[in-house]
c-di-GMP-I riboswitch aptamer from Desulfurivibrio sp., 89 nucleotides, folded computationally.
Its mean pLDDT, the model's own confidence on a scale to 100, is 84.
RNA sequence: CUCCGAAAAGGGUAAACCCAUCGUAAGGUGGGGACACAAAGCCGACAGAUCCUUUCACAACAAUAAUGAAGGAUGGCUGGGCUGCCGGG
Numbered sequence: 001c002u003c004c005g006a007a008a009a010g011g012g013u014a015a016a017c018c019c020a021u022c023g024u025a026a027g028g029u030g031g032g033g034a035c036a037c038a039a040a041g042c043c044g045a046c047a048g049a050u051c052c053u054u055u056c057a058c059a060a061c062a063a064u065a066a067u068g069a070a071g072g073a074u075g076g077c078u079g080g081g082c083u084g085c086c087g088g089g
Stems, first nucleotide, its partner, number of pairs: 002089004012037002017032006035076001041082003046079003049074005055069003
């Protein structure tokens, strides 16, 4: 430098669900709780995917769905980028 995670040590994170709180929502944050995780550390202003919408178009007296636009959510969906502990080849 690169590849790997069988065994080991010290540790780390925390799904569902419950409570509080913020948000129209997807969801975020804090506490409890552990399904899992070797990057479940970071990047959503790198690409795709999925999800949401108080808003706009369609739209006409009004309004729903669908579709589109725009804005947003997820890094524990995938690829990519940056960084990194222990052990082994």